Background:
Small-subunit ribosomal RNA from a metagenome, 1468 nucleotides, folded computationally. The RNAcentral record of the sequence draws on SILVA. The coordinates come from a structure-prediction model, not an experiment, and the mean pLDDT is 85.

RNA sequence: AGAAUGAACGCUGGCGGCAUGCCUAACACAUGCAAGUCGAACGCGAAAUCACCUUCGGGUGAGAGUAGAGUGGCGGACGGGUGAGUAACGCGUGGGAAUCUACCUAUUAGUGGGGGAUAACUCGGGGAAACUCGAGCUAAUACCGCAUACGCCCUAUGGGGGAAAGGCUUCGGCCGCUAUUGGAUGAGCCCGCGUCAGAUUAGCUCGUUGGUAGGGUAAAAGCCUACCAAGGCGACGAUGGUUAGCUGGUCUGAGAGGAUGAUCAGCCACACUGGAACUGACACACGGUCCAGACUCCUACGGGAGGCAGCAGUGAGGAAUUUUGCGCAAUGGGGGAAACCCUGACGCAGCAACGCCGCGUGAGUGAUGAAGGCUUUCGGGUCGUAAAGCUCUGUCAAGUGGGAAGAACCCGCCCCGUACAAAUAGUUCGGGGCGCUGACGGUACCACUGAAGGAAGCACCGGCUAACUCCGUGCCAGCAGCCGCGGUAAUACGGGGGGUGCAAGCGUUAUUCGGAUUCAUUGGGCGUAAAGAGCGCGUAGGCGGUCUUUUAUGUCAGGUGUGAAAGCCCGGGGCUUAACCUCGGAAGUGCACUUGAAACUGAAAGACUUGAGUAUGGGAGAGGGAAGUGGAAUUCCUGGUGUAGCGGUGAAAUGCGUAGAUAUCAGGAGGAACACGGGUGGCGAAGGCGACUUCCUGGACCAAUACUGACGCUGAGGCGCGAAGGCGUGGGGAGCAAACAGGAUUAGAUACCCUGGAAGUCCACGCAGUAAACGUUGAACACUAGGUGUAGCGGGUAUUGACCCCUGCUGUGCCGCAGUUAACGCAUUAAGUGUUCCGCCUGGGGAGUACGGCCGCAAGGUUAAAACUCAAAGGAAUUGACGGGGGCCCGCACAAGCGGUGGAGCAUGUGGUUUAAUUCGACGCAACGCGAAGAACCUUACCUGGGUUUGACAUCCCGGGAAUCUCUAUGAAAAUAGAGAGUGCCCUUCGGGGAGCCUGGAGACAGGUGCUGCAUGGCUGUCGUCAGCUCGUGUCGUGAGAUGUUGGGUUAAGUCCCGCAACGAGCGCAACCCCUAUCUUUAGUUGCCAGCAUUAAGUUGGGGACUCUAAAGAUACUGCCCCGGUUAACGGGGAGGAAGGUGGGGAUGACGUCAAGUCCUCAUGGCCUUUAUGCCCAGGGCUACACACGUGCUACAAUGGGUAGUACAAAGGGUUGCAACACUGUGAAGUGGAGCUAAUCCCGCAAAGCUGCCCUUAGUUCGGAUUGGAGUCUGCAACUCGACUCCAUGAAGCUGGAAUCGCUAGUAAUCAUGGAUCAGCACGCCAUGGUGAACACGUUCCCGGGCCUUGUACACACCGCCCGUCCCACCAUGAGAGUUGGUUGUACCAGAAGUUGUCGGGCUAACCCUUCGGGGAUGCAGGCACCUAAGGUAUGGCUGAUGAUUGGGGUGAAGUCGUAACAAGGUA
Repeated sequence: AGAAUGAACGCUGGCGGCAUGCCUAACACAUGCAAGUCGAACGCGAAAUCACCUUCGGGUGAGAGUAGAGUGGCGGACGGGUGAGUAACGCGUGGGAAUCUACCUAUUAGUGGGGGAUAACUCGGGGAAACUCGAGCUAAUACCGCAUACGCCCUAUGGGGGAAAGGCUUCGGCCGCUAUUGGAUGAGCCCGCGUCAGAUUAGCUCGUUGGUAGGGUAAAAGCCUACCAAGGCGACGAUGGUUAGCUGGUCUGAGAGGAUGAUCAGCCACACUGGAACUGACACACGGUCCAGACUCCUACGGGAGGCAGCAGUGAGGAAUUUUGCGCAAUGGGGGAAACCCUGACGCAGCAACGCCGCGUGAGUGAUGAAGGCUUUCGGGUCGUAAAGCUCUGUCAAGUGGGAAGAACCCGCCCCGUACAAAUAGUUCGGGGCGCUGACGGUACCACUGAAGGAAGCACCGGCUAACUCCGUGCCAGCAGCCGCGGUAAUACGGGGGGUGCAAGCGUUAUUCGGAUUCAUUGGGCGUAAAGAGCGCGUAGGCGGUCUUUUAUGUCAGGUGUGAAAGCCCGGGGCUUAACCUCGGAAGUGCACUUGAAACUGAAAGACUUGAGUAUGGGAGAGGGAAGUGGAAUUCCUGGUGUAGCGGUGAAAUGCGUAGAUAUCAGGAGGAACACGGGUGGCGAAGGCGACUUCCUGGACCAAUACUGACGCUGAGGCGCGAAGGCGUGGGGAGCAAACAGGAUUAGAUACCCUGGAAGUCCACGCAGUAAACGUUGAACACUAGGUGUAGCGGGUAUUGACCCCUGCUGUGCCGCAGUUAACGCAUUAAGUGUUCCGCCUGGGGAGUACGGCCGCAAGGUUAAAACUCAAAGGAAUUGACGGGGGCCCGCACAAGCGGUGGAGCAUGUGGUUUAAUUCGACGCAACGCGAAGAACCUUACCUGGGUUUGACAUCCCGGGAAUCUCUAUGAAAAUAGAGAGUGCCCUUCGGGGAGCCUGGAGACAGGUGCUGCAUGGCUGUCGUCAGCUCGUGUCGUGAGAUGUUGGGUUAAGUCCCGCAACGAGCGCAACCCCUAUCUUUAGUUGCCAGCAUUAAGUUGGGGACUCUAAAGAUACUGCCCCGGUUAACGGGGAGGAAGGUGGGGAUGACGUCAAGUCCUCAUGGCCUUUAUGCCCAGGGCUACACACGUGCUACAAUGGGUAGUACAAAGGGUUGCAACACUGUGAAGUGGAGCUAAUCCCGCAAAGCUGCCCUUAGUUCGGAUUGGAGUCUGCAACUCGACUCCAUGAAGCUGGAAUCGCUAGUAAUCAUGGAUCAGCACGCCAUGGUGAACACGUUCCCGGGCCUUGUACACACCGCCCGUCCCACCAUGAGAGUUGGUUGUACCAGAAGUUGUCGGGCUAACCCUUCGGGGAUGCAGGCACCUAAGGUAUGGCUGAUGAUUGGGGUGAAGUCGUAACAAGGUA
């Protein structure tokens, strides 16, 4: 990702059907309605109005026995609402006995005869009102006696008690009433089972549990009371606290389950809050009563009234939930004989896309692929047959017209039948026909009219997940379900185009199930990921060997009852279909009863021996406890010898010692621990146990028999044991040694190291109860290949005996198969295969913490959360990288040497500073004499100023002109203005055309050393000329990957050899290329000259021999010998050779790394600029100067300086040039100028060197900076700002701190020469030759690198990761003197209304008696008693909020201090 909802919100919205609609405040309610009815139970009884009469006051009649209230009856206990309470026999399911039941129905028997009151009403009074008091009259189906009693009730031999009401009537009867027994319906009560979570709630209970007696109820019962007994409930969870109406069902799921309890249906509870009873068949009563309380309203202040959780509706709350509608036509209910009345139940309508279902918004054709939009590689593509156009259709909506079903009762009339009766009157009951009755509603539906006309949106398009591009933005704005996106090219933000998905809806949010086998019954785990209790004994519980019999608890099969209806499922039917409605069936896995079966389980009985145990005989052992004994060593004390140190460390110091230490000898004291043996050896449950002896004592093992007869396994709670450290009391104290002190180390060092050292370590008796208490592996039993050690005890064969050998049991190790495991690994001592029981786990952190409980002297232990926060934390293995890990190896890496740098002066580059500008880039190695192989102008990019705008440069178009050259004016120049000269090339049909150049104009465009090297190409640096980097196939592994590439040798080398689950191959190495070293051949000019001739001179003749030049070849290959080595590769030595093991040097740079460098070489995407960031010009700047650094030059001197003489190169360059030579000048140079386009001529004397002389250790005859003067050269121009020369001047500097660089041979060092750039400018760079060393033991160390291996918490890869305190902000939470609510317990006070009991003096119609006065009986008021709500006082429990302060915790781009962990993490 799915499904669902009583939903809400955002955007949008055509129609209809069917459903649904306060989930929050059981918060408060204005107004109207929601329960009345009966005159056929009863008495009374108007008025308006009309008519008539009238004495004008009124009367009579009708209205009307109507309205109306009252008495009485029935109904207001149903229907309707809500879910606060309730964890309960409340509900569900199945049973039960000790009950009641109005109206209905059936049976039986009755309904006789009397009496006294009282509302209404009238009169009077009180009150504002609500209402009420007194007197009087009156009726009943109201009330009360009497009579009667088949049933009935009480008693149990008798006996006793107890009813009634009438009304209507057409007189037939009907409706009632009383009593009784049944039925039906409804209700009450009891029981089994089921019914949320928490033990951080473990004990609860006094009417409590039972009995007896009494009371009480419709009814059983401690339901109530008295007495007696002391019980009852609870780990199978009592009691108390939190939460919650329960169910049929609903949603989800494959199912098992999980969640839920709206609408509909069943049950319960409630009716402002609390209490109480009355009436009644039923209530402790939603629209009744009484009392108390809160609230609201009225009031004349005295007192009263009220209860929407009925239907509408209002306010409030809230994200959120409708009309103060119509009707009793239908269905149902109440009353009535009935008509009928009542009915916010109900039927309808209204509102709401809130849900489900259906329909529509058109169909066909149509390519100039229109216009337009978007995009583009500019060709096109796409929206798109989409539109337009043409041809059709007519659902819905609109208008007009027609128009149902729902209606059958009742009642009336007619007809038929039945019962009564004499009856064709009548009445009851039943049937048929006709008539009457419709809120919805002129609704559903039908027909006609016109018309494509009125009817489409929402979300998404990075992956998950279907769907891509452009622009804008630039870690901003924003998105986001998770991963994540955004820092100038965003398919992820916002918009456009396009697309995808749903569609009158679409998204979002919330919630539930699913996916999640992620609480695992189905269906998980616990060696290392979370998880085995530290270990044992053992209670409850769970599980349990073999055989027989019985039973029937579980189990299995059949039957019966039940499991409401609705719903789900199946099959029919009705609305045009569907949703929806309706009929029938199935299902409902459950419960109860009953009939059977007997294998297994349980129970009962009996038996057995293999599990378990006991007895006998053995040997092994640091098993435990107690007492005693022993020697070595340390320390201390005493004495002797002896003298200056000892001790300790990386190095030291503190410390001890001349008051005699350490060392050494002898003696003594005291405590603790037991060297060797000693061993993955032994014992023990674990912790643990190690000198020797004795005593006491536990367990295991082996062998053989005998006995008991399942006695067993595990084990929640419980009990016991339990290292080290710690605590208490009392001892003891040698050594060691937390704390502490001192000394070191260090930035610091509250540490590591050293010197000391009070606890403790030891003993006795107690407490404590934890460990990485680990095999990180619970206990028991059984099964499943082996091999090889070791400890204990046996057996067998053989032997004289022992050893060896074979074999059994028990323990303890290693290797290994199957199997298993994520892998690592485990593997008969399982982590394999099974059974039983216990313990434990469910993302990381917070946290094994807080609070509470229990334990403890304390320290603390045990049990054990939440808020909040993160998207990870973790395991095993892999590849790298790294290590102050290991092994092997290499390199001027170190070492051994030589010479430098760092100190001075100067040059040059950089930083910094300065400036109008000091253009820009490069920054560890791998920037800094680098780009720059050369900034006075130019260069030049910078600054100031002056100009210019199709432009300095390119292409296209139009006009003019040949190009071009000269001059004048202004100006600093660019430039501006003007004048003059001048006519080319090709073709030609001679008209002209074309190419090139200049100039004017318009616009496309040019231009940019502007930005981005983190958008790029190319090029380059670096690791590194290091020896590595990979691939195909195969094999191994779940996989990442491995193997090959590792190993043994060897090499400069992944070079080669051998071996090998690898076999091959590629890029690198090497070789091929160039220079150089030797030789040969060829060729001899400009080169060379041995011999010949010649000259000043290879100058010339001549020569090719030599040198040399430059072309082709040869040579070197471990080829040969010896030794070593694996008969190898190869190494060592040797011969020969110019050269020997790559001869020397160069070019050549694998896969890759560093977002290395370069947009200012070039190219280039994007962005920016376009009278400027382009272009031109003049001047300035890049050359500044307190300073710092890099790279160099010259020196500091005698291995030197000066001077004179003298010798020997190579490689280059030269016509815009090199210039011999001559002259001039001290010189730089100048003037003239042969030769040379170069093996010919020139630059061009090479210098160090060698030889002589001077200098003699000094700031000098060293050194040359700086400065003054005078010049030369280049150049348009040397002021800023060139080089050189001469004269003069003569600074610092006397060998350089810490540190640091180069170099292994023709090398370093030193000496000079040439070239590029270039007008000029070189201490730089590149190249060339001359002279020409020293040292290398070696790989311990520093740096870099290669291979193998190891560890890892690193992977941006150690410049990594990461911990804790402190500071700041925020968040949740604990403690807290307390404060303030809620709830509840206990004790007591007080006590309304009311029931009950009792009294009842006051009052009292019916009945009885009476002497008629009265009395009795009864009842009422009233009093008292018990109980008791609200209330109060006191004191507790639980829980919430809040609280100065305080504790830790969490989170937060760049804070502080250190560096604890990860590598041997630098002290494992």